[in-house]
């Protein structure tokens, strides 16, 4: 040194809920709590999954317009889409680290 993870040290993180505070949402960020975790340390590069402020498009109402066929809205509601927004504690990848038997 490189790969590997028993015992244990010095330490670390914190699932969930509970309280504050951000966000439209997903989430997030400080306290308490303590499921877990040897990378649950950092990186949204590959997949995956979440969510839909905005935008896109339908649909139903409204309100103008009309040649009665429709047409047009910076307007309400209600599905679909849509990352640009999120999860690293969901896997891969890559960078970096405590200890230390077989």
């Nucleotide at each position: 040194c490189c790969a590997c993870g028993a015992a244990a040290a010095c330490g670390g993180c914190a699932c969930u809920c509970c309280c504050g505070g951000g966000g439209a949402a997903a989430c997030c960020c400080g306290g308490g709590u303590c499921c877990g975790c040897a990378a649950a340390g950092c990186c949204a590069c590959g997949g995956g999954c979440c969510u839909a402020c905005c935008g896109a498009g339908g649909g139903c109402g409204g309100c103008g317009c009309u040649u009665u066929g429709g047409c047009g809205c910076u307007c309400g509601c209600c599905g679909u889409c849509c990352a640009u927004g999120g999860c690293g504690g969901c896997c891969g990848g890559g960078c970096u680290g405590c200890c230390g038997a077989a």